[in-house]
RNA sequence: UACAUGCUCCGGGGUCGGUGCGAUUCCGAACCGGCGGUGACAGUCCGCGACCCGCCUACCUGGCGGUCGAUCCGGUGGAAUUCCGGGACCGACGGUCAAAGUCCGGAUGGGAGGCGCAUGUG
Numbered sequence: 001u002a003c004a005u006g007c008u009c010c011g012g013g014g015u016c017g018g019u020g021c022g023a024u025u026c027c028g029a030a031c032c033g034g035c036g037g038u039g040a041c042a043g044u045c046c047g048c049g050a051c052c053c054g055c056c057u058a059c060c061u062g063g064c065g066g067u068c069g070a071u072c073c074g075g076u077g078g079a080a081u082u083c084c085g086g087g088a089c090c091g092a093c094g095g096u097c098a099a100a101g102u103c104c105g106g107a108u109g110g111g112a113g114g115c116g117c118a119u120g121u122g
Base pairs, nucleotide, nucleotide: 001122002121003120004119005118006117007116009114010113015029016028017027018026030102031101032091033090034048035047036046037045043089044088052066053065054064055063056062071087072086073085074084075083093105094104095103
């Protein structure tokens, strides 16, 4: 220094007011943004995870497939849908005396991945 194997830990954020019998769900104004990649930093480019559906399975559970939201303009620059300025847009499922990205729930869960450590071989 490269590769392989194993182990510990870490690994999601967000509200106030008004109306009303009743709303953190409507109205008004706010706030939030997992992970990897990308000649320069990304909720909206490319991909992944999760939720959901189907099939297989030894039914410990794992594997495969499907589905899976949203961005434009100007400026700077060698290079930016990633920075700066301006204007937009998106956000699963179930629950609820009223319709949810923000409340409650599956979840003290799972996970893309990350820091570190150890062993071995070159």